[in-house]
RNA sequence: GGAGCUGUAGCUCAUCGGUUAGAGCGCCUGUCUUAUAAACAGGAGGUAGAUGGUCCGAUUCCAUCCAGCUCCA
Repeated sequence: GGAGCUGUAGCUCAUCGGUUAGAGCGCCUGUCUUAUAAACAGGAGGUAGAUGGUCCGAUUCCAUCCAGCUCCA
């Protein structure tokens, strides 16, 4: 220099264009316990990497850029 893949909650990941973006683990509170853990109940936490475009409507499709990984040279 060229090509491909990935980017969504603290972490690991869902969500094949449509109402309010969810799950597990983690975190907080409560019940239980002498206490902790476990179990049970409830809760907080997201401008979906950035900017544009297409569309009635975009996390999803397109373009460019940024970051990470891989391959080729």
Predicted 3D model of a 73-nucleotide RNA (transfer RNA) from a Candidatus Microgenomates bacterium. The RNAcentral record of the sequence draws on ENA. Rfam family: tRNA. The family's RNA type in Rfam is transfer RNA. The coordinates come from a structure-prediction model, not an experiment, and the mean pLDDT is 82. Taxonomically the source falls in Candidatus Microgenomatota (Bacteria, Bacteria candidate phyla).